[in-house]
Molecule: FMN riboswitch aptamer (RFN element)
Organism: Mesorhizobium loti
RNA sequence: UAAUGUUCUCAGGGCGGGGUGAAAGUCCCCACCGGCGGUAAAGGCUUCGGCCUGAGCCCGCGAGCGCUUUCCGGUUUCGGAAAGGUCAGCAGAUCCGGUGUGAUUCCGGGGCCGACGGUUAGAGUCCGGAUGGAAGAGAACGAAA
Numbered sequence: 001u002a003a004u005g006u007u008c009u010c011a012g013g014g015c016g017g018g019g020u021g022a023a024a025g026u027c028c029c030c031a032c033c034g035g036c037g038g039u040a041a042a043g044g045c046u047u048c049g050g051c052c053u054g055a056g057c058c059c060g061c062g063a064g065c066g067c068u069u070u071c072c073g074g075u076u077u078c079g080g081a082a083a084g085g086u087c088a089g090c091a092g093a094u095c096c097g098g099u100g101u102g103a104u105u106c107c108g109g110g111g112c113c114g115a116c117g118g119u120u121a122g123a124g125u126c127c128g129g130a131u132g133g134a135a136g137a138g139a140a141c142g143a144a145a
Base pairs, nucleotide, nucleotide: 001145005141006140007139008138009137010136016030017029018028019027031125032124033114034113035061036060037059038058042053043052044051045050056112057111064090065089066087067084068083069082070081071080072079073078094110095109096108097107098106116128117127118126
């Protein structure tokens, strides 16, 4: 220098105003929000070696739903529990102009997207599973070669 490892900690934001109505934080008008890693031409710092910040819609990942398998209850159906992560089906959404060798990332403008269940009425923003899980981030200890 440091492969690999153990333990611990952390790890999601947002409905404010008006309208309609018996009823809406769910509809309509305006508003508000943007997980994690990668990429980086902009900005900042610098001991000039480099370092830090920077994408919801570019690439990938996560939670959720679904699916598969097993078990239990039940018995055409259905309910519950556990396991699987590639099974990958749902898993969303960006254009125009400018600069430039180079930008779906910068600057300007316009647009678009957002699991499942619940609900006097349809939800990205309310309630619930969730005091859960997790992409990952950090710390301590240890350490092959």